[in-house]
RNA sequence: AGAGUUUCAUCAUGGCUCAGGAUAAACGCUGGCGGCGUGCCUAACACAUGCAAGUCGAACGCGCUGAGUGAUCAGCGAGUGGCGGACGGGUGAGUAAUACAUGGGUAACCUACCCCAAAGUGAGGAAUACCGGCGAGAAAUCGCCGACAAUACCGCAUAUGCUUCGCGAGAAGCAAAGUCGCAAGACGCUUUGGGAUGGGCCUGUGGCCGAUUAGCUGGUUGGUGGGGUAAUGGCCUACCAAGGCGACGAUCGGUAGCUGGUCUGAGAGGAUGAUCAGCCACACUGGGAUUGAGAACGGCCCAGACUCCUACGGGAGGCAGCAGUGAGGAAUUUUCGGCAAUGGGCGCAAGCCUGACCGAGCAACGCCGCGUGCAGGAAGAAGGUCUUCGGAUCGUAAACUGCUUUUCUCGGGGAUGAAUUUAUGACAGUACCCGAGGAAGAAGCCUCGGCUAACUACGUGCCAGCAGCCGCGGUAAUACGUAGGAGGCGAGCGUUGUCCGGAGUUACUGGGCGUAAAGGGCACGCAGGCGGUCUGUUAAGUUCACGGUGACAGUCAUCAGCUUAACUGGUGAAGUGUCUUGAAAACUGACGGACUUGAGGGCCAGAGAGGGACCUGGAAUUCCGGGUGGAGCAGUGAAAUGCGUAGAUAUCCGGAGGAACACCAAUGGCGAAGGCAAGGUCCUGGCUGGCACCUGACGCUGAGGGGCGAAAGCUAGGGGAGCGAACGGGAUUAGAUACCCCGGUAGUCCUAGCCGUAAACGAUGACCACUAGAUGCGCGGGGUUCGACCCCCUGCGUGUCGUAGUUAACACAAUAAGUGGUCCGCCUGGGGAUUACGGUCGCAAGACUAAAACUCAAAGGAAUUGACGGGGACCCGCACAAGCAGCGGAGCGUGUGGUUUAAUUCGACGCGACACGAAGAACCUUACCAGGGCUUGACAUGCAGUCGCACCGUCCAGAGAUGGACGUGCCCGCAAGGGACGGCUGCACAGGUGCUGCAUGGCUGUCGUCAGCUCGUGCCGUGAGGUGUUGGGUUAAGUCCCGCAACGAGCGCAACCCUUGUCGUCAGUUACAAUGUCUGACGAGACUGCCACUAACUAGGUGGAGGAAGGUGGGGAUGACGUCAAGUCAGCACGGCCCUUACAUCCUGGGCGACACACACGCUACAAUGGCCGAGACAAAGAGUGGCGAACCCACGAGGGCGAGCGAAUUUUAGCAAACUCGGUCUCAGUUCGGAUUGCGGGCUGCAACCCGCCUGCAUGAAGUCGGAGUUGCUAGUAACUGUGAGUCAGCAUAUCACAGUGAAUACGUUCUCGGGUCUUGUACACACCGCCCGUCACACCACGAAAGUCGGCAACACCUGAAGCCGCCGAGCUAACCUCUCGGAGGACGCAGGCGUCGAAGGUGAGGUCGGUGAUUGGGGUGAAGUCGUAACAAGGUAGCCGUA
Repeated sequence: AGAGUUUCAUCAUGGCUCAGGAUAAACGCUGGCGGCGUGCCUAACACAUGCAAGUCGAACGCGCUGAGUGAUCAGCGAGUGGCGGACGGGUGAGUAAUACAUGGGUAACCUACCCCAAAGUGAGGAAUACCGGCGAGAAAUCGCCGACAAUACCGCAUAUGCUUCGCGAGAAGCAAAGUCGCAAGACGCUUUGGGAUGGGCCUGUGGCCGAUUAGCUGGUUGGUGGGGUAAUGGCCUACCAAGGCGACGAUCGGUAGCUGGUCUGAGAGGAUGAUCAGCCACACUGGGAUUGAGAACGGCCCAGACUCCUACGGGAGGCAGCAGUGAGGAAUUUUCGGCAAUGGGCGCAAGCCUGACCGAGCAACGCCGCGUGCAGGAAGAAGGUCUUCGGAUCGUAAACUGCUUUUCUCGGGGAUGAAUUUAUGACAGUACCCGAGGAAGAAGCCUCGGCUAACUACGUGCCAGCAGCCGCGGUAAUACGUAGGAGGCGAGCGUUGUCCGGAGUUACUGGGCGUAAAGGGCACGCAGGCGGUCUGUUAAGUUCACGGUGACAGUCAUCAGCUUAACUGGUGAAGUGUCUUGAAAACUGACGGACUUGAGGGCCAGAGAGGGACCUGGAAUUCCGGGUGGAGCAGUGAAAUGCGUAGAUAUCCGGAGGAACACCAAUGGCGAAGGCAAGGUCCUGGCUGGCACCUGACGCUGAGGGGCGAAAGCUAGGGGAGCGAACGGGAUUAGAUACCCCGGUAGUCCUAGCCGUAAACGAUGACCACUAGAUGCGCGGGGUUCGACCCCCUGCGUGUCGUAGUUAACACAAUAAGUGGUCCGCCUGGGGAUUACGGUCGCAAGACUAAAACUCAAAGGAAUUGACGGGGACCCGCACAAGCAGCGGAGCGUGUGGUUUAAUUCGACGCGACACGAAGAACCUUACCAGGGCUUGACAUGCAGUCGCACCGUCCAGAGAUGGACGUGCCCGCAAGGGACGGCUGCACAGGUGCUGCAUGGCUGUCGUCAGCUCGUGCCGUGAGGUGUUGGGUUAAGUCCCGCAACGAGCGCAACCCUUGUCGUCAGUUACAAUGUCUGACGAGACUGCCACUAACUAGGUGGAGGAAGGUGGGGAUGACGUCAAGUCAGCACGGCCCUUACAUCCUGGGCGACACACACGCUACAAUGGCCGAGACAAAGAGUGGCGAACCCACGAGGGCGAGCGAAUUUUAGCAAACUCGGUCUCAGUUCGGAUUGCGGGCUGCAACCCGCCUGCAUGAAGUCGGAGUUGCUAGUAACUGUGAGUCAGCAUAUCACAGUGAAUACGUUCUCGGGUCUUGUACACACCGCCCGUCACACCACGAAAGUCGGCAACACCUGAAGCCGCCGAGCUAACCUCUCGGAGGACGCAGGCGUCGAAGGUGAGGUCGGUGAUUGGGGUGAAGUCGUAACAAGGUAGCCGUA
C1' cells in the first nucleotide's frame, strides 16, 4: 500500500465483498508449565444458609460467674449514655439535565472528629431504662405499679466572646461534665475567632437522534410584602403587572449514567464508557419524616406487590455487600484462608470488629515467558502416496550411536514481605538454591480455484455437499468427501458476533450535480450569509507574553525492580482545552468622517409577435337561400360504412357564424420563465446606445414566504365553424376494445374562479471578475467622406467554427462544462418507491413532504469491436427479371419418417439428412432376431506341462457349428532328446460394429473460389481500439492507379500445374500404302503488344486491325483467418468408462425387402415435333486372362454349343450407337398412346433365386389427356433431347461416375425475393434478432399497508376517596423539673393524647391522546429452470419514442 466482482473487451461512475487491528466474548477441535491480569454484557429476576458495623467499664447503675476470710480483684450479660452505623462495599434501573466535563462566583452558606488561639468548667434539681411485682399474647412484643444512676435531662449564677435592637453611647439574651491517676498531669466538656478537610447553591462553555414533534408556558415571567432554609431564589404564599421560551430548534417523542480514558485511524475523525480512578443516581416499588455536623443498602412510619411464620387474633422479610442457590441465557468462578500487611470504626490503652483488603482456589478468558530435546546418522530401510513403471516423495525424518536435563519426579536446604529493640506471616515449607533419576511425562488446529502462502490420487456425478465475494458439483472436480503431500500459526488453532480501518463510500482535512444519483419550472424578497476605495477611533474576533488550571492512573520518552517479558516503580514530556492579567492593531467586526469606479437616478435618442383593454379587416372551411347542371361524390394499400335523382360533388351569386391569422418569416425579434405573430387606438413593463449632470455602497444571493406558471382537468355562465378523447359504424386481423376510413360528444374559444404539474430541457441555479482568435445575423454609437456606399473602431444581443484549458468520454470552449469568488438548491447502489403511513393544500382529480420491511450483486454512463435492422448508399451472384426444360398430379424404382415386428442392425435431420455412408443386403456381407454350440477362445504374443491323435483324405451322427472313427507324418540328432506344426491343461492375455464425435487425432461438409483475414514498425487514443485495409477511380479480384500518418510485409486473388483450341520440329507402332489424320515429346503463340477514342490523360474502359484464339480464350485441380461443441468412436487410430462360460466367438434359419400413410430423389408416360414397321448414316471415351469372347451352328427370344483371336492403337466387347434421314401406316381415341399389374412358359448366375435376383416369349393392359399452392436447374457447344462406356459385381443399375451425338431460346435491367461484399447509421443485442424483453392471469413462499374490531403499554388531564407525615388551628382529657401561692399539693406556664384543616403516595371513575400486539377479509410489492395470453419497448421494433394530463 491494495485486491475481487457489472462488459465480448474498455474507461469512468457505483455498490457489494476480502486481506489488518481490537474484544469483559461465546462455540468447535485440541491442551505441558509458570508469571501478571480478567471473570452475569442476559432477569435493577426471585433468593435457602453463613458472614459483611461495631466499640467504649477511663460516662452510669444493676445482675451473674470465678478468686479472696474480707476489703476487693478478674471476667461475662442485658441496659442507660457517648462516638461510629451518612465511610468503606455493590449496581447502572432512572436521568438529555436538580446529572457530567471544564472554567468561574458565593459580600447568599454549612462543616462532627483534627490543628492553632482566647476564655471558662460554680452551685443545684427532677426523672428514667435495666431491675422487682402483677398482667395480656402462639409469637413478635406490650401494659400497669414500685425503686434507683450518670459525661442522659432541666433551671440558676458568671460572659472573654457571640446574637438581636440601636446612628451611637449602650441595653437585653445565651454556656459547661466530668473521668482516670498518689501526684505531676492526661483525656474530656462549654463559648468564641481562625485554619484544614468535606460539602450546599449560582453561573459561562461543551458533548445523542427525530421537524412524518412547530409552536410551548398559569407559579407560568417579573415585582412588592410575608413565610421557609445553613444559604440565594416562585422554593412557598397573598396581591399587582402580562410576561417568559422558540427554526442559533422551544415543546414533544426515542435512546442513554457522565468523565479521565479504551479500541481504531497517517491524521482529522469514528466507535465505545468492563476491570482501575473522579462525579452522579439507586438500594423490593412509591411516598414521608425523625435523629444528626452530615441521611439513610444491612434505621423508622405508611401504601402496594411478592415470600415466609401463625394457635387465624396477628406478625416477620428485602444479597444492585462476600460466598452460594434457582431462573434467564451462547455465556461468566469457592457457601476458601487471614486480619500478617495497607486502610477504616471505637477505645487512654491493651485490644475488639472489618467478605474493605491481603492471599489461595476454579476458567487457555486475555497478555507475556518457557518447554515438548540436541548432535551425528543413506542400505536414501520398511511402510504409505504418486508414477511416464524409469522413478519421485514423506526423508536425516525414523531405526541406531553419542550428549544435555530447562521442565518433570524424588530427597535436602529455604526466604524478602516485619514497619522493631521484644513479640507478630494467611500466603507457605511457597519463590529460590543444592543433589539424584531418566529423552524420559508434554502437539495440535486451520487451509491448499482466484483474491491468498500451499497439488496430486481416488470416490461422488447439479447427487451428496462447499461458499467471505466471484462462484464450484450434470463421469477425467487442484473448489464436494477421503488419503498422501504442501502452506500457515502454534498451547493453541479455526468459526461466529461486535467496533474502527481499508471507504476519498457523508469528502473540515478530502467528493460531486450537461449525459452516470444530483440545478428548485421562473423571477421577487424578510431573516441569514457574503460584500468597493481612502481615513480615524476601538479592541469583540485574531496574534503574542506571563501566570493559574487541565486529579490519580493511563499514553509517549527515559531510568530502575522482579533471571527476561508481560507487570510494577521513579523522572520528564504531552494532555491540541480553558481562565485571569498585559501587549499589538495588519486583516474581519463595531462606531465616526470622506470618495466614485459597483448600484440607482436625470437628459437625449432607438428597436421589438413584451403585457392588458377596445375596435376593424381579408382569405379559407362549414352551414343556409337561390341559379346552372345531371350521376356520381367522398375515401383507401384495396375497400366499405357515409353523402347523392327528395338533385349531391362541381360551378356562380347572396347571406350567417365561429375560430385561426397564408405570403412577409429568418439560422430573426421580445419576455424572468411559461410563452408571444392580421391591422389600428389607448394604457403599461422591461431593454439598448450616447452624455458623465445628481445620490453616495444604497450591493449580491436568498432558507421560510407571498407571486407568476404550457397543456390537460374542475366550477359557473356564454359560445361552438373546423378539429376532435369517449362513443357508433366500416375495414384490417388468428383476434384488433388499435394503427386506416365515415361520423361524432366533452373539450378546444370567451368571462370569472380553481388546479400548480410537464422530457416546465441548454436535461447546464443566480451574480461578479479574468482567460487566443475567426466568421455570420439583429439593434445602436463613432471614425473616414462634402454627404453616403465600401472600409475601420466600439457597446448590447443571438448563432457557427476553433487555441489554451477542462472532461470518463461524448463534448464545452468569452452565451464555458476554462480560471477564481459569494450565496442558494440538490445527490450518496438497483428494486421496493414520482409508494405506504402521518401531515399541509385542493370542490374533486390529485399535488407537496416522504420512509421501512424485504430483495439483488449489480443497476447505470460514455465510447469500442462485432452482429442485427420490415435503416441508408454502392457493388456482385442463374439472386430476380427475360427464356428453355422440369418437379409438385399418375404408375413404378430408390431413400427417409411413421407404423408394425422376435428382429425389421446402426449412423446422417433446414440450406449443408432423405439414389446419403451403401462403387451394388438371396447365404456371406451383417453389426439385428430366434434357436443350437464353445470358453486362453474365430484372431496375436509369451511361459510351463502333456500328447503326436498334425496337414490331408475317407466314413458315421447332426440343420450346421461340432463330435466320433480310420489311415499317414516332417527337420536336426548315434541315442536320449530338441525344433516346426497341431491338440489338450494352466497362467499372462485375447476379443467387443458396447458407450462417449460434448474427452480426441485424422478426414470431410458449409459459408465460398466469397475477397477477404492479419502482422512488424510508426502515428493517434487514458483505454478497448483505430490508422494501414478508409477516400476518388478501376477490376472477376484488398486487381491496379491516384491521394492519404503511414511505410512495408504475410496468408488469400492472380500466375506457376493438368486439359482443350492453332501452328512448328522430332519420334512412332498395330501397313497394302501414307506426306495427312492419329499418338507422344519438345517448342511457338496472347502481352491491352498495335491503332483510334475516352479517362485525371493514371489504372483502365470502348471500338478496330491482325490472328486459330482478345482482353483471366473454354474447362479442371487448387478452398485464406475462421464459423457451425456441424459430421464421423460404424473406415482407421486413440483417452476414459463398461462386458469377460459374455456386450466375446462359431453355426443354421429369419430379418435389414414388412405397409393404412407422409415426404425426398429419380425413371416411364400422358402422345402426331409422336407410336409402329421397313430401309439408310455418323461417335467419343473406356474395359478385358478365374476375363472380353469373334466367326459358324441351334433357339421367336433370353440364351446355348463350339471355342478363333487378344494381357490388347493389332483382338473382343461392338452391332447398322441412338436421336437422325427416307418410305409406309396410324388420325386424336384412354387410342397401334402408356406400360403398371397379373397368369402361363422359358433362360442365366449361383451350394441355394420361397421369403428375396436379372433376362426372355405369349397373354393381361391399371393410373395417366401435361399436373393446386409452391418449387428446381441452366447464359453456349450451355439447356434440352439421344444413346455409349466404366466402377461396384458370381448374379442384379431407372443410381453414380465418365463419354460423345443433335443442338437452342433469352438477359431491358437491378425496383423487388434470396445469399454475399464495402462504407455509413441506430441499438436496451454479444449464446449476438431463432437476440432481448413487458404486463395481466394461474401456482408456491416471504415481508409490508388497509380493515369491523379486540388486547395492552406510556404520559398528561378532570373529578372522587385519601395512608403515613410535616405544617396550621383547637386541645373540656393527661401533664416531673420552671413560676406563683392562701403551701391545699392548689393554680399558672410548657407539653402530650385527641380532634379539625391545607398539602399529600397509592387507588377508583371518566373522556380523550399516543405507541404497540393481534385481526376474518382485502391491496399492491418481492422472489421462485422449463405454466397461460398476447407483443408494448430496444432497428424507422414494423403506428418514432418519451413526459404531463383526462